The RNA shown here (c-di-GMP-I riboswitch aptamer) has 89 nucleotides.
RNA sequence: ACCUCUAAAGUGCAAACUUUUCGAAAGAUGAGGACGCAAAGCCACGGGUCUAAGGCGUAAACGAACGCUAUGACAGCCGGGUUGCAGGG
Numbered sequence: 001a002c003c004u005c006u007a008a009a010g011u012g013c014a015a016a017c018u019u020u021u022c023g024a025a026a027g028a029u030g031a032g033g034a035c036g037c038a039a040a041g042c043c044a045c046g047g048g049u050c051u052a053a054g055g056c057g058u059a060a061a062c063g064a065a066c067g068c069u070a071u072g073a074c075a076g077c078c079g080g081g082u083u084g085c086a087g088g089g
Base pairs, nucleotide, nucleotide: 003089004088005087012037013036017032018031019030021028022027035076041082042081043080045079046078047077048074049073050072054069055068056067057066058065
């Protein structure tokens, strides 16, 4: 340097839930809180999932309603890419 495996000591992250702010929503941010995580660091590239403001369509006097749609999200769904801590081999 590379490959691989494993415990969780130092150390790091933080699910649900409560709350602040942003957002049409999904969701995100800060605080509290720990279900878990050795990449639960980062990147929406492939698949998947969530949402549907806007757009399109159905219908329609208007309003309302319904369907489709990502250009919005999820990296703590899987794969891939990339960087990295400690120990063993």

The coordinates come from a structure-prediction model, not an experiment, and the mean pLDDT is 78. It matches the Rfam family "c-di-GMP-I riboswitch aptamer". Gene Ontology term of the family: cyclic-di-GMP binding.